[in-house]
RNA sequence: UCGUGCUAGGCGGGGCGCUAGGGGUGCCCUGAACCCGAAAUCCUCUUUAUGCGGGGCUGAGUCCCCCGCCCGAGGAUGCGCAUGGUCGGGUCAGCGCCGGACACGUGGUGUUGAAGGCCGGGUCCCACGCGGCGGGCAAUCGUGAAGCGGGUCAGGUCCGGAAGGAAGCAGCCCUAAGCGAAGCACCCGGGUGCCGUGGGGUUGCCUGGCUGGAGCCGGCGAUCCGGGACGCGCCGGUUGUGAGCACUCGAGGGCGGGGAGCACGA
Repeated sequence: UCGUGCUAGGCGGGGCGCUAGGGGUGCCCUGAACCCGAAAUCCUCUUUAUGCGGGGCUGAGUCCCCCGCCCGAGGAUGCGCAUGGUCGGGUCAGCGCCGGACACGUGGUGUUGAAGGCCGGGUCCCACGCGGCGGGCAAUCGUGAAGCGGGUCAGGUCCGGAAGGAAGCAGCCCUAAGCGAAGCACCCGGGUGCCGUGGGGUUGCCUGGCUGGAGCCGGCGAUCCGGGACGCGCCGGUUGUGAGCACUCGAGGGCGGGGAGCACGA
RNA backbone atom coordinates (compact mmCIF):
# COMPACT_ATOMS: atom_id res chain seq x y z
C1' U A 1 0.00 0.00 0.00
C1' C A 2 -3.83 -3.70 -1.23
C1' G A 3 -7.57 -7.44 0.23
C1' U A 4 -10.99 -9.94 3.87
C1' G A 5 -13.58 -9.80 8.52
C1' C A 6 -14.90 -6.88 12.83
C1' U A 7 -15.59 -2.75 16.45
C1' A A 8 -16.42 2.57 18.04
C1' G A 9 -19.44 5.77 15.45
C1' G A 10 -23.57 7.04 11.96
C1' C A 11 -28.81 6.32 9.87
C1' G A 12 -31.12 13.90 11.53
C1' G A 13 -31.03 18.53 14.07
C1' G A 14 -33.08 22.89 16.42
C1' G A 15 -36.73 26.45 18.98
C1' C A 16 -41.04 26.71 22.25
C1' G A 17 -43.76 24.17 25.90
C1' C A 18 -43.60 20.55 30.13
C1' U A 19 -40.03 19.47 34.27
C1' A A 20 -36.32 20.69 40.19
C1' G A 21 -33.48 19.46 35.91
C1' G A 22 -31.90 16.30 31.05
C1' G A 23 -34.39 13.84 26.98
C1' G A 24 -39.04 11.82 24.39
C1' U A 25 -44.36 11.99 23.14
C1' G A 26 -47.02 17.57 21.87
C1' C A 27 -46.69 22.52 18.66
C1' C A 28 -43.43 24.99 15.17
C1' C A 29 -38.87 25.59 11.86
C1' U A 30 -35.37 23.15 8.77
C1' G A 31 -35.37 19.27 4.92
C1' A A 32 -31.85 13.99 2.40
C1' A A 33 -34.40 12.37 7.01
C1' C A 34 -34.22 2.96 8.48
C1' C A 35 -38.56 -0.06 10.51
C1' C A 36 -41.90 -1.69 14.64
C1' G A 37 -44.17 -0.81 19.94
C1' A A 38 -45.86 2.31 24.46
C1' A A 39 -45.94 7.42 26.24
C1' A A 40 -50.35 13.98 29.17
C1' U A 41 -54.24 12.16 35.69
C1' C A 42 -47.60 10.66 30.46
C1' C A 43 -42.85 7.69 29.33
C1' U A 44 -37.60 7.31 30.46
C1' C A 45 -33.51 9.14 33.16
C1' U A 46 -30.31 12.23 37.27
C1' U A 47 -25.53 16.55 36.03
C1' U A 48 -21.18 10.92 33.09
C1' A A 49 -28.91 12.86 32.69
C1' U A 50 -29.05 14.77 25.32
C1' G A 51 -34.67 9.19 25.86
C1' C A 52 -37.01 3.57 26.63
C1' G A 53 -37.90 -1.79 24.45
C1' G A 54 -37.19 -4.87 19.85
C1' G A 55 -35.16 -5.40 14.84
C1' G A 56 -32.37 -3.77 10.36
C1' C A 57 -28.63 -1.13 7.22
C1' U A 58 -23.83 1.12 6.98
C1' G A 59 -19.09 1.31 8.93
C1' A A 60 -13.01 3.64 9.80
C1' G A 61 -13.73 7.80 5.67
C1' U A 62 -16.09 12.72 0.79
C1' C A 63 -19.13 9.56 4.77
C1' C A 64 -17.52 9.55 12.05
C1' C A 65 -15.91 13.37 15.97
C1' C A 66 -14.02 18.39 17.62
C1' C A 67 -12.64 23.75 17.11
C1' G A 68 -12.67 28.83 14.79
C1' C A 69 -14.90 32.56 11.35
C1' C A 70 -18.97 34.21 7.96
C1' C A 71 -24.08 33.87 6.21
C1' G A 72 -28.53 32.36 8.26
C1' A A 73 -34.84 29.73 8.23
C1' G A 74 -37.23 30.02 12.69
C1' G A 75 -38.04 30.84 17.95
C1' A A 76 -37.51 33.08 23.27
C1' U A 77 -36.88 37.61 26.31
C1' G A 78 -36.80 42.94 27.05
C1' C A 79 -37.90 48.00 25.35
C1' G A 80 -40.68 51.60 23.73
C1' C A 81 -43.91 52.64 18.86
C1' A A 82 -48.25 51.98 15.70
C1' U A 83 -52.92 49.72 15.36
C1' G A 84 -57.64 46.59 16.37
C1' G A 85 -60.99 44.44 20.19
C1' U A 86 -62.77 44.69 25.18
C1' C A 87 -63.55 46.57 30.37
C1' G A 88 -63.45 50.71 33.56
C1' G A 89 -62.70 55.96 34.66
C1' G A 90 -62.94 61.06 33.59
C1' U A 91 -63.94 65.62 31.01
C1' C A 92 -70.23 71.00 30.69
C1' A A 93 -66.76 70.40 25.82
C1' G A 94 -61.23 69.41 21.43
C1' C A 95 -64.14 66.70 17.35
C1' G A 96 -68.63 64.37 16.03
C1' C A 97 -74.16 65.33 17.62
C1' C A 98 -78.69 68.85 18.63
C1' G A 99 -80.80 73.93 18.72
C1' G A 100 -80.17 79.12 17.72
C1' A A 101 -77.78 83.75 15.93
C1' C A 102 -75.08 86.18 11.95
C1' A A 103 -74.80 87.10 6.60
C1' C A 104 -67.99 86.82 6.13
C1' G A 105 -67.25 82.99 2.04
C1' U A 106 -69.92 79.80 -1.16
C1' G A 107 -74.58 78.58 -3.35
C1' G A 108 -79.58 79.93 -4.98
C1' U A 109 -82.77 83.89 -6.41
C1' G A 110 -83.54 89.11 -8.20
C1' U A 111 -83.53 95.22 -13.16
C1' U A 112 -87.58 89.53 -17.71
C1' G A 113 -87.93 93.90 -11.07
C1' A A 114 -85.75 92.00 -4.51
C1' A A 115 -87.34 93.82 0.35
C1' G A 116 -91.16 97.05 1.99
C1' G A 117 -96.20 99.44 1.21
C1' C A 118 -101.49 99.43 -0.75
C1' C A 119 -105.70 96.72 -2.91
C1' G A 120 -107.85 91.99 -4.26
C1' G A 121 -108.72 86.46 -5.09
C1' G A 122 -108.28 81.28 -3.29
C1' U A 123 -107.64 78.04 0.88
C1' C A 124 -111.45 78.63 6.15
C1' C A 125 -116.69 79.69 8.39
C1' C A 126 -122.20 80.90 7.78
C1' A A 127 -126.77 81.44 4.91
C1' C A 128 -129.34 80.82 0.39
C1' G A 129 -129.92 79.02 -4.69
C1' C A 130 -129.01 75.30 -8.40
C1' G A 131 -127.47 70.38 -9.52
C1' G A 132 -126.75 65.33 -7.98
C1' C A 133 -127.88 61.18 -4.63
C1' G A 134 -131.23 58.73 -1.10
C1' G A 135 -136.10 58.43 1.25
C1' G A 136 -141.35 59.70 1.67
C1' C A 137 -145.90 61.20 -0.55
C1' A A 138 -150.05 63.11 -3.95
C1' A A 139 -151.33 62.49 -8.91
C1' U A 140 -150.90 59.40 -13.66
C1' C A 141 -150.77 54.60 -16.23
C1' G A 142 -151.15 49.27 -15.92
C1' U A 143 -152.86 45.29 -13.03
C1' G A 144 -156.17 43.82 -9.36
C1' A A 145 -162.70 40.25 -6.33
C1' A A 146 -159.91 32.56 -5.92
C1' G A 147 -161.98 34.44 1.35
C1' C A 148 -168.26 37.92 1.29
C1' G A 149 -167.57 44.84 -4.02
C1' G A 150 -170.84 47.10 -8.00
C1' G A 151 -173.43 47.05 -12.97
C1' U A 152 -175.54 44.03 -16.85
C1' C A 153 -176.80 39.17 -16.14
C1' A A 154 -177.51 34.17 -21.64
C1' G A 155 -178.69 29.36 -19.79
C1' G A 156 -180.78 27.22 -15.63
C1' U A 157 -183.61 28.00 -10.67
C1' C A 158 -187.79 29.96 -7.59
C1' C A 159 -193.08 32.38 -7.03
C1' G A 160 -197.67 32.78 -10.07
C1' G A 161 -203.47 29.87 -13.68
C1' A A 162 -201.47 33.60 -16.72
C1' A A 163 -199.54 38.45 -17.39
C1' G A 164 -195.54 39.11 -14.83
C1' G A 165 -192.07 39.17 -10.80
C1' A A 166 -187.58 37.67 -7.62
C1' A A 167 -182.78 35.96 -6.33
C1' G A 168 -178.65 35.19 -9.21
C1' C A 169 -173.80 31.25 -11.57
C1' A A 170 -170.54 31.69 -15.96
C1' G A 171 -169.28 35.65 -19.36
C1' C A 172 -168.51 40.94 -20.20
C1' C A 173 -167.72 45.99 -18.04
C1' C A 174 -165.99 48.72 -13.70
C1' U A 175 -163.85 49.48 -8.97
C1' A A 176 -161.39 49.02 -3.29
C1' A A 177 -157.17 47.52 -0.59
C1' G A 178 -152.76 45.85 -2.59
C1' C A 179 -148.89 45.22 -6.39
C1' G A 180 -145.99 47.25 -10.42
C1' A A 181 -144.08 51.12 -13.97
C1' A A 182 -142.19 55.80 -15.25
C1' G A 183 -139.88 59.02 -12.74
C1' C A 184 -142.76 65.08 -13.94
C1' A A 185 -144.77 68.02 -9.14
C1' C A 186 -144.20 68.56 -3.53
C1' C A 187 -141.67 67.45 1.27
C1' C A 188 -137.35 65.70 4.08
C1' G A 189 -132.04 64.30 4.65
C1' G A 190 -126.23 64.28 3.87
C1' G A 191 -119.17 61.90 4.96
C1' U A 192 -123.21 65.44 -1.59
C1' G A 193 -120.56 69.30 -5.79
C1' C A 194 -113.79 71.36 -10.25
C1' C A 195 -121.35 75.03 -9.58
C1' G A 196 -123.61 80.10 -8.42
C1' U A 197 -124.94 84.43 -5.09
C1' G A 198 -124.39 87.17 -0.57
C1' G A 199 -121.97 87.91 4.18
C1' G A 200 -117.83 87.08 7.69
C1' G A 201 -112.73 86.11 8.53
C1' U A 202 -107.76 86.47 6.60
C1' U A 203 -102.35 84.39 12.13
C1' G A 204 -100.37 81.07 8.31
C1' C A 205 -99.89 79.17 3.03
C1' C A 206 -100.79 79.93 -2.41
C1' U A 207 -101.81 83.69 -5.93
C1' G A 208 -103.18 88.50 -9.10
C1' G A 209 -102.68 93.89 -9.78
C1' C A 210 -100.48 98.72 -8.52
C1' U A 211 -96.35 101.10 -6.21
C1' G A 212 -91.23 100.82 -5.13
C1' G A 213 -86.08 100.58 -7.10
C1' A A 214 -81.77 96.59 -4.84
C1' G A 215 -81.83 93.53 -2.36
C1' C A 216 -83.67 88.74 -0.52
C1' C A 217 -83.12 83.31 1.14
C1' G A 218 -80.31 80.57 4.60
C1' G A 219 -78.43 74.66 1.87
C1' C A 220 -73.03 74.12 2.98
C1' G A 221 -68.52 76.23 5.16
C1' A A 222 -66.47 80.13 8.71
C1' U A 223 -67.59 82.77 13.33
C1' C A 224 -70.47 83.34 17.86
C1' C A 225 -74.09 81.58 21.73
C1' G A 226 -76.48 77.62 24.17
C1' G A 227 -77.48 72.27 25.09
C1' G A 228 -75.79 67.40 25.70
C1' A A 229 -71.47 62.66 28.67
C1' C A 230 -74.44 59.20 23.23
C1' G A 231 -69.67 57.99 20.04
C1' C A 232 -64.59 59.43 19.62
C1' G A 233 -60.42 62.15 21.38
C1' C A 234 -57.93 61.72 26.99
C1' C A 235 -56.36 58.26 31.32
C1' G A 236 -55.85 53.23 33.27
C1' G A 237 -56.36 47.69 32.88
C1' U A 238 -56.51 43.42 29.68
C1' U A 239 -55.97 40.90 24.98
C1' G A 240 -54.60 40.44 19.71
C1' U A 241 -51.79 42.12 15.33
C1' G A 242 -47.68 44.68 12.71
C1' A A 243 -42.97 46.77 11.90
C1' G A 244 -38.41 48.27 14.57
C1' C A 245 -34.19 48.12 18.12
C1' A A 246 -31.31 45.37 21.79
C1' C A 247 -30.00 40.67 23.60
C1' U A 248 -30.25 35.41 23.21
C1' C A 249 -30.97 30.19 21.28
C1' G A 250 -30.22 28.52 16.54
C1' A A 251 -31.73 24.17 11.87
C1' G A 252 -28.98 24.55 7.55
C1' G A 253 -25.06 26.33 4.17
C1' G A 254 -19.92 28.12 3.07
C1' C A 255 -14.55 28.60 4.31
C1' G A 256 -10.38 27.06 7.30
C1' G A 257 -7.98 23.84 10.93
C1' G A 258 -7.56 19.42 13.85
C1' G A 259 -8.75 14.31 15.76
C1' A A 260 -10.02 8.88 15.51
C1' G A 261 -9.31 1.88 15.52
C1' C A 262 -8.64 -3.97 15.94
C1' A A 263 -7.47 -8.94 13.78
C1' C A 264 -5.69 -11.98 9.72
C1' G A 265 -3.35 -12.56 4.81
C1' A A 266 -0.27 -10.76 0.63
Molecule: Bacterial large signal recognition particle RNA
Organism: Acidimicrobiia bacterium